This record gives sequence, C1' cells and structure tokens, in this order.
RNA sequence: GCCUCCUGGGCGCAGUCGGCAGCGCGUCAGUCUCAUAAUUUGAAGGUCAUGAGUUCGAGCCUCACAGGAGGCA
Repeated sequence: GCCUCCUGGGCGCAGUCGGCAGCGCGUCAGUCUCAUAAUUUGAAGGUCAUGAGUUCGAGCCUCACAGGAGGCA
C1' cells in the first nucleotide's frame, strides 16, 4: 500500500427480507431468611462509533471518515 471483518446498556452478544432495540451476566429495589447467599418479581441503564445520502420510514442499504482485528505484498 491492497483486501476482508468488527464498532450497539457496565461486560459478552442476538437483531434474518428496511417497519416498537432485545437476550444473558452484572447493578438497584422488593420477595424469602434470625442473617447472608441462592430462589423469585420488578426497575433503571442505548444519540446502534461519527458525518452525510437513499427512503414515507435506516441498527440494517449506499458513500465518506475514525478506531480495532486478521490476511496479502
């Protein structure tokens, strides 16, 4: 230098063909207990890296750009 992939709650990740952004763990509160853990119920927490475009509508499609991983030279 070229190619491919990744970027989303605190962490790990689903999200298929464009139509309400979800799961597990964790956190907080309740339940239970003499108490703690476990159980169980509920809640909070996301400008989907950034900017633009297409579209009635974008996490998803297109372009640019940033960071990271791998490969080739």